A computed fold for a 1446-nucleotide RNA from uncultured Paracoccus sp., annotated as small-subunit ribosomal RNA.
RNA sequence: AUUGAUCAGUCCUCAGAACGAAUACUGGCGGCAGGCUUAGUACAUGCAAGUCGAGCGAGACCUUCGGGUCUAGCGGCGGACGGAGGAGUAACGCGUGGGAACGUGCCCUUCUCUACGGAAUAGCCCCGGGAAACUGGGAGUAAUACACAAUACGCCCUUUGGGUGAAAGAUUUAUCGGAGAAGGAUCGGCCCGCGUUGGAUUAGGUAGUUGGUGGGGUAAUGGCCCACCAAGCCGACGAUCCAUAGCUGGUUUGAGAGGAUGAUCAGCCACACUGGGACUGAGACACGAGUCAGACUCCUACGGGAGGCAGCAGUGGGGAAUCUUAGACAAUGGGGGCAACCCUGAUCUAGCCAUGCCGCGUGAGUGGCGAAGGCCUUAGGGUUGUAAAGCUCUUUCAGCUGGGAAGAUAAUGACGGUACCAGCAGAAGAAGCCCCGGCUAACUCCGUGCCAGCAGCCGCGACGAUACGGAGGGGGCUAGCGUUGUUCGGAAUUACUGGGCGUAAAGCGCACGUAGGCGGACUGGAAAGUCAGAGGUGAAAUCCCAGGGCUCAACCUUGGAACUGCCUUUGAAACUAUCAGUCUGGAGUUCGAGAGAGGUGAGUGGAAUUCCGAGUGUAGAGACGAAAUUCGUAGAUAUUCGGAGGAACACCAGUGGCGAAGCCGGCUCACUGGCUCGAUACUGACGCUGAGGUGCGAAAGCGUGGGGAGCAAACAGGAUUAGAUACCCUGGUAGUCACGCCGUAAACGAUGAAUGCCAGACGUCGGCAAGCAUGCUUGUCGGUGUCACACCUAACGGAUUAUAUAUUCCGCCUGGGGAGUACGGUCGCAAGAUUAAAACUCAAAGGAAUUGACGGGGGCCCGCACAAGCGGUGGAGCAUGUGGUUUAAUUCGAAGCAACAGGCAGAACCUUACCAACCCUUGACAUGGCAGGACCGCUGGAGAGAUUCAGCUUUCUCGUAAGAGACCUGCACACAGACACUGCAUGGCUGUCGUCAGCUCGUGUCGUGAGAUGAAGGGUUAAGUCCGCCAACGAGAUCAACCCACGUCCCUAGUUGCCAGCAUUCAGUUGGGCACUCUAUGGCUACUGAUCAUGAUAAGUCGGAGGAAGGUGUGGAUGACGUCAAGUCCUCAUGGUCUUACGCAUUGGGCUACACACGUGCUACAAUGGUGGUGACAGUGGGUUAAUCCCCAAAAGCCAUCUCAGUUCGGAUUGUCAGCUGCAACUCGAGGGCAUGAAGUUGGAAUCGCUAGUAAUCGCGGAAUUCCAUGCCGCGGUGAAUACGUUCCCGGGCCUUGUACACACCGCCCGUCACACCAUGGGAGUUGGUUCUACCCGACGACGCUGCGCUAACCUUCGGGGCAGGCGGCCACGGUAGGAUCAGCGACUGGGGUGAAGUCGUAACAAGGUAGCCGUAGUCUAACCUGCGGUUGGAUCAAGUCCUUA
Repeated sequence: AUUGAUCAGUCCUCAGAACGAAUACUGGCGGCAGGCUUAGUACAUGCAAGUCGAGCGAGACCUUCGGGUCUAGCGGCGGACGGAGGAGUAACGCGUGGGAACGUGCCCUUCUCUACGGAAUAGCCCCGGGAAACUGGGAGUAAUACACAAUACGCCCUUUGGGUGAAAGAUUUAUCGGAGAAGGAUCGGCCCGCGUUGGAUUAGGUAGUUGGUGGGGUAAUGGCCCACCAAGCCGACGAUCCAUAGCUGGUUUGAGAGGAUGAUCAGCCACACUGGGACUGAGACACGAGUCAGACUCCUACGGGAGGCAGCAGUGGGGAAUCUUAGACAAUGGGGGCAACCCUGAUCUAGCCAUGCCGCGUGAGUGGCGAAGGCCUUAGGGUUGUAAAGCUCUUUCAGCUGGGAAGAUAAUGACGGUACCAGCAGAAGAAGCCCCGGCUAACUCCGUGCCAGCAGCCGCGACGAUACGGAGGGGGCUAGCGUUGUUCGGAAUUACUGGGCGUAAAGCGCACGUAGGCGGACUGGAAAGUCAGAGGUGAAAUCCCAGGGCUCAACCUUGGAACUGCCUUUGAAACUAUCAGUCUGGAGUUCGAGAGAGGUGAGUGGAAUUCCGAGUGUAGAGACGAAAUUCGUAGAUAUUCGGAGGAACACCAGUGGCGAAGCCGGCUCACUGGCUCGAUACUGACGCUGAGGUGCGAAAGCGUGGGGAGCAAACAGGAUUAGAUACCCUGGUAGUCACGCCGUAAACGAUGAAUGCCAGACGUCGGCAAGCAUGCUUGUCGGUGUCACACCUAACGGAUUAUAUAUUCCGCCUGGGGAGUACGGUCGCAAGAUUAAAACUCAAAGGAAUUGACGGGGGCCCGCACAAGCGGUGGAGCAUGUGGUUUAAUUCGAAGCAACAGGCAGAACCUUACCAACCCUUGACAUGGCAGGACCGCUGGAGAGAUUCAGCUUUCUCGUAAGAGACCUGCACACAGACACUGCAUGGCUGUCGUCAGCUCGUGUCGUGAGAUGAAGGGUUAAGUCCGCCAACGAGAUCAACCCACGUCCCUAGUUGCCAGCAUUCAGUUGGGCACUCUAUGGCUACUGAUCAUGAUAAGUCGGAGGAAGGUGUGGAUGACGUCAAGUCCUCAUGGUCUUACGCAUUGGGCUACACACGUGCUACAAUGGUGGUGACAGUGGGUUAAUCCCCAAAAGCCAUCUCAGUUCGGAUUGUCAGCUGCAACUCGAGGGCAUGAAGUUGGAAUCGCUAGUAAUCGCGGAAUUCCAUGCCGCGGUGAAUACGUUCCCGGGCCUUGUACACACCGCCCGUCACACCAUGGGAGUUGGUUCUACCCGACGACGCUGCGCUAACCUUCGGGGCAGGCGGCCACGGUAGGAUCAGCGACUGGGGUGAAGUCGUAACAAGGUAGCCGUAGUCUAACCUGCGGUUGGAUCAAGUCCUUA
């Protein structure tokens, strides 16, 4: 980090440590370490193993003549050590611990011996061959070289007589040697137990193989080798085969257990260009020896030769990457030598490299309420920051000068004039890297604008980026710091310590049973496991602890502890195993009863469907949402009788029974398995589980020959539909039945088997027992259910039939996809089953529960929502708005309801934002500076005008007389200005759901939690309004009320209002009055208050009364939390863009266009009317103030006329005349007169408003700068109809349910097809590697046989012996043929994955619109559909049953 949020599960990722590392940037010093992980690739050049004259002769040189030096040879010792790298090896190779049948040069100890003679051969000399390497022949010569006689402590063989086997001297007077024997030490060879990688998609392997006897061979055992005999040996505790790998001490990580690893240092092994084989030797099958074969390189006179850095340096190559062709033998070691000494790329040093670890420095103190500069800013300031400067100090390191070690024990020092010490100068020479969204310490500005880029995971960037780039500031580490790679950790995500499997991944479909694992009670023996003591070993180094030495540290060093292991030995005896004996509780047997769709076979029965025959009978039948296909006048359907055939068994029937599961249902018989209960006796642990194995195993499917009534994949037809390869209908074949295969299912309780233990209650099935009250109760055993406690669980839930608890055994899981797929194997007739990966890809996929939203889910309720009514719209003409089109421009915005007579309370110019042309640039407008001047006005010229040119006229106000102020002009700069963009950067305002009844909080309680409760349920209301109840109790803003208007009455007041009574007038005109109306202010009134009924005696509801008004009196204003990124930058404000233009000004045009479409209205279509008269009563409002005056005429009503017509209806359109407003009515105003007289005869589908003073109808007034109203806002007059009701449409509220939705159904999401990319399977074949079998060839070599030839020593009589030669088997390389296996490429092809917004449909999620899913089969563009069987992980309604409570 999955979610809106939550818990759990699971995966991915990070923070830590380490490195033989690499790389970006940077780099002062020192110490200690380290430095080709790759090509076991090829190597130029130099060096890395020699030494001895006290073994030998010869030659040369020097000489003090004593001798010395050098060289090549013969001879001795050493070149088997030291050094390098890790190819091979899965092995007695290594580790650890044992063992017996062996060898051992040099070294140590002891004993003995060291005598006599001899024959050769290098070198050298002579003669040759060859380019060279090298080599042939001849003559002569020495030894500590070679050979031999004698002797023999011992050894071996033995016929106990015997046989065999040694030596070397040198020089000098003392040593060094030599030989034999015995012993030691050291080193090595051999054998054994245990441990030591992965794969079973490697299950059988083996022929010298396994053993024996007898030989050979070896230092020695042994099939090590040979002959013969036997047929063994290894393997599921993993043989064989394949792949990979040097092993260990250790290193690294980790709390540990573990994991990973095997650089440096140390031990062992194997290897030395590749392969084979031997010689010499104490030791080799030999890195710097030899031989053969092969590849490669070099030299060559082409005849032949030479070579092997995985030694130290170094070179090419490979690679991300790893150093000097240095010094010295001074030290420590090694070889030779008596020694001096020589050799030593072992070693010790130095050089290069921040590769690592450790240490030090790059200055210290002081220094302002704070310099400059930078950055930010709310413009005040803040920050960088005591930081700097300044002042006072210090000198580590580096630098310069001088001195100068230890390492050496007498001499000898490469390092090295090094470490170290002293002195000198001066803050002087010395800081970077990464990061700053969360994880994760650290924030702002600018630039960019899904671009450029970042990124470990989540993710950031689309105009205000703490995530990109830069800057300032900050954080971290520091001579380093980041990145990359690898390992462990975190990761209890492999779980031994220490996990899981009902629903998250995970219980085999079920049983029987082999191996194996585990196993009841008691007693005894022995001591394998176990435990304890002792001994040996566990190399050193490392780690740890305590000391010591480098100034400290790293580093070095001393001691200890530890090394968890193995072996030997002595004991203990509880537990496990073992041996022996016993027991009955587990298990089983016997007897007697019982229940049952348990299984197999045979027989049999009735109902129903279909078909056939016959009868009656006539026009339809059948089917569906509605139809059609279909059947029927050749007689159907219907009805009656008879017959045929197949399959299945109604009711009973039940969360009833039986079975291991799958499954099993008419009845009878036969055979047969298991279970339960009761009872007594018997056996004596006989048990549980169960890898492999074996058997059973629904449906579909396959094979065979049968059978075939009904049903019914495929198929055909009819419908539905945009399509309909479906759902629906009519037909219909396989199939469904039998036998044999197949072996799979949601084969499910999604829950393996077995045993023990842990509260209950209520049903039901089968037994048994007791009691009586005789049909009940109680007890008990075995099944089968529901609820529920403890307990468990992530929750849901489970709960004696466990998902609790404890034990045993088996199976299985380890992110999603790819994929239960590919390849390989096994099985199958096939379909297919089983076993079962990888590449690649994603950061999730998934579980349970919560809150919402949604449902072509359910329940309840409301609303002019429907219904009941009245009047309209949609048809006509016109007005007006919008779209579209057109245009130079037709300015802009608004877009379902909630845009469209709305912004606009009113576009001829202006407005005006648009277009064309023509101007201006501090500007049309504001403030500030400087200078000048009054400004204004008039005349003439140019121009469309703005403007411009020329001329004329005039000389502002105040004043302390300096100046100030308003106005105008000019100049320069700050600035003005913008109806330009962004309403998705915003404020403010507004619309809408909706005047709907909802939205929240505190405390408490419940839940792990998100959350729930409160606010659910019962009533009631317009209302979350109220009542009552309840783990809730209260509260807030909404509701209601408070406010305004109207309605009754009262008080006060009486002008401009009013006039009852008294006068008066044309007139409330005037006097008078204030009772009434009215006006204005203030009160009162209505609260379910009282009553009947109902309801729970409540809240309330219903009815009548009183009252002006009755249940909110009516109408307004008032709009909860929120939703729509709703609308508005063009009211206003405002962040970000332009500044001779996106600003300003002028003239003219446009917003008024017009094939068309839509919305909102007006006028009509006429007689409830038109026209002409007549005719009262209004109310708002306006006119600056005004209850007075004016606008002012109401319309309806009444009378007359018209008489059903395109009219005396209707008035569009057009002509003409005369006026109005205005600077101006051409584009483009509204009236009027006369004339003209269009469409239209009540309007399709569809749709709107309205519940009472309402609809309908009638006129009147007002606002807006001149004119312009069918619009808008108000006013009054006349004045209805209907509401049964809530089934349905729409919208809303509450409860509940399902969900794969949460951007919330305008959601999510599946598959084909098309395109691009990626990895992969198949593939005719082709290329290469490894390996096996058979055969051919057969170098060198040792071995065996032979040995005509040759032959110095010794014996000599032959001969023995030796050499050359010959033959043979073995064998490397090579070749031929055939397999097996691995890998590369491969035309074409299969599916898979990923991609931007492609195409086609809509399969799934809600009852997803045909419930879904599983197995199987068929068909079809695709998701899919259909058949058969199964499942609930299906909604809704009803019924039944069970449980709980009463």

RNAcentral holds the sequence, with entries from ENA and SILVA.
It matches the Rfam family "Bacterial small subunit ribosomal RNA". Gene Ontology terms of the family: structural constituent of ribosome and ribosome.
Model confidence (mean pLDDT): 82 of 100.